Bacterial RNase P class A from Eubacterium sp., 344 nucleotides, folded computationally. RNAcentral holds the sequence, with entries from ENA. It is recorded under the gene name rnpB. It matches the Rfam family "Bacterial RNase P class A". Rfam classes the family as a ribozyme. Rfam's curators write: Ribonuclease P (RNase P) is a ubiquitous endoribonuclease, found in archaea, bacteria and eukarya as well as chloroplasts and mitochondria. Model confidence (mean pLDDT): 75 of 100.
[in-house]
RNA sequence: CAAGUGUGGUAUGUGAUCGCGGCCGGAAGGACCGAAAGGGACCGGCUGAGGAAAGUCCGGGCUUCGCAGAGCAGGAUGCCGGCUAACGGCCGGCGGAGGCGACUCCAGGGAAAGUGCAACAGAGAUAUACCGCCUUAGGGCAAGGGUGAAAAGGCAGUGUAAGAGACUACCGAUCCUCCGGUAACGGAGGAUGCCAUGUAAACCCCAUCCGAAGAAAGACCGAACAGAAAACGAUGCGGCUGCUCGUCGCGUUUUCAGGUGGGUCGAUUGAAACUGCCGGCAACGGCAGUGCACAGAUAGAUGAUCACACACGACAUAACCCGGCUUAUCGCUGCGCUUGCUAA
Numbered sequence: 001c002a003a004g005u006g007u008g009g010u011a012u013g014u015g016a017u018c019g020c021g022g023c024c025g026g027a028a029g030g031a032c033c034g035a036a037a038g039g040g041a042c043c044g045g046c047u048g049a050g051g052a053a054a055g056u057c058c059g060g061g062c063u064u065c066g067c068a069g070a071g072c073a074g075g076a077u078g079c080c081g082g083c084u085a086a087c088g089g090c091c092g093g094c095g096g097a098g099g100c101g102a103c104u105c106c107a108g109g110g111a112a113a114g115u116g117c118a119a120c121a122g123a124g125a126u127a128u129a130c131c132g133c134c135u136u137a138g139g140g141c142a143a144g145g146g147u148g149a150a151a152a153g154g155c156a157g158u159g160u161a162a163g164a165g166a167c168u169a170c171c172g173a174u175c176c177u178c179c180g181g182u183a184a185c186g187g188a189g190g191a192u193g194c195c196a197u198g199u200a201a202a203c204c205c206c207a208u209c210c211g212a213a214g215a216a217a218g219a220c221c222g223a224a225c226a227g228a229a230a231a232c233g234a235u236g237c238g239g240c241u242g243c244u245c246g247u248c249g250c251g252u253u254u255u256c257a258g259g260u261g262g263g264u265c266g267a268u269u270g271a272a273a274c275u276g277c278c279g280g281c282a283a284c285g286g287c288a289g290u291g292c293a294c295a296g297a298u299a300g301a302u303g304a305u306c307a308c309a310c311a312c313g314a315c316a317u318a319a320c321c322c323g324g325c326u327u328a329u330c331g332c333u334g335c336g337c338u339u340g341c342u343a344a
Stems, first nucleotide, its partner, number of pairs: 001340010012309007020048007032039002050315001054326002057324005062214004074210005079093005094108001095106004109205002114203002116199003130145002132141003153171002156168003172194001173192008218265004227256006236250005273290007310313001
């Protein structure tokens, strides 16, 4: 320099005007505007989205309900160790696959519980004999050919009529022992001719985990009308009815219950952020310090216009909060590493 690989950062900027949400201060005892008359409900300051705010796919906090314990059903996960509030996440390893390599990918328990499936091709898909080999023509064989993702471990030899783990060496597999490692696993030695394909993101089996519903959760305050009770008015007034009796209706105040309209909280100070030191390969943890600079709306604000600059501006807009994952994204950029070429 070129090609590649891994892991981070950033997310147009500056200014002006108008508009909007939040907080603080001021304002009908007139702030503010205006020279004044007068107008007048606002005025001033500060602050206001993201790395994914997204999908709502996992996990947790929080809340209400439920709950002796256990099981069934259902769901998720599945090599080992660690991290964490927790996880299906992350970190470090192991094994397998790919790559010259840096590195990447893997749902990576069980097929000796049972069931299902294996298209096309092929004679045959779990047992078979089409071509073929041998032959005493009864039969024997599975080496070779061919099909396939897969056809009774591979390969070389011995052996044989031809063959075959039938036998032998090597490789592989399984089991045992020893050594290393916390473990997954690795290495060495020995034994067994190796009784039977693949598929479990097919049913299933085993192990572990999961109570349900979500902020429209939920907690509190609480009008008006209607309701209940008590007190007062009251030996009252009115209707039926002229009178008596009877009966029906009528006011004010207080208290109570319920919890509608409405309001407050939940709600932004948090398993947080930043800086430094320490422990750890790392994920992460511990200690100290710093400030709240980190939106808090409830019909839901962050927009528009103009000017200038350049690299010409992508994906996208919070709605209880947090940890992840996944997906979208114009560009710019830091660091580690690999391979090749060239130069010193």